SAM riboswitch aptamer (S box leader) from uncultured Sediminibacterium sp., 115 nucleotides, folded computationally. The coordinates come from a structure-prediction model, not an experiment, and the mean pLDDT is 82. RNAcentral holds the sequence, with entries from MGnify. It matches the Rfam family "SAM riboswitch aptamer (S box leader)". The family has 457 seed sequences and 9,625 matches in Rfam 15.1. The model forms 97% of the base pairs in the Rfam consensus.
RNA sequence: CUUAUCCAGAAAGGCAGAGGGAAUGGCCCAUUGAUGCCUUGGCAACCCAUAUCAUUCGCAGUGAUAUGAAGGUGCCAAAUCCGUCCAUCACAUACAAUGUGCAUGGAAAGAUAAG
Numbered sequence: 001c002u003u004a005u006c007c008a009g010a011a012a013g014g015c016a017g018a019g020g021g022a023a024u025g026g027c028c029c030a031u032u033g034a035u036g037c038c039u040u041g042g043c044a045a046c047c048c049a050u051a052u053c054a055u056u057c058g059c060a061g062u063g064a065u066a067u068g069a070a071g072g073u074g075c076c077a078a079a080u081c082c083g084u085c086c087a088u089c090a091c092a093u094a095c096a097a098u099g100u101g102c103a104u105g106g107a108a109a110g111a112u113a114a115g
Stems, first nucleotide, its partner, number of pairs: 001115006011040005019029003023084004041076003046072002048068008080109001085106004089101004
C1' cells in the first nucleotide's frame, strides 16, 4: 500500500503500584489494585488441516460449502464503549442559517489478519 472483518465469543493466579480506555469531547474502568508484565486457561476461525461440489479433457490453481483445532497470529470490560466528517430524516421555529437527536446510511481514523 491492497483486500477482508470489526453489535457474537472468551479469566484465573502471580509481580508491580497509578493512572487507564489510540487522539479529542463525553461516558466509563481503577488502591475492593485498574493499565502493564509473566504463567496457566479459554474464545474465535484470518492463515491452516480434511472432505465435498464447481471451474478444467485431466492435473495444478482458484472459488463455494461443511467439519476440525495440531501449528502461526489475534483476542478474552463496555458495539472499534459512544460521538467527531458528509448526506438523509425528525424537532426547535415560518424560510434560511444554526443547534439538537437512545434515528438511518456512508466516509475518515483505528485495530486485526492475509498478501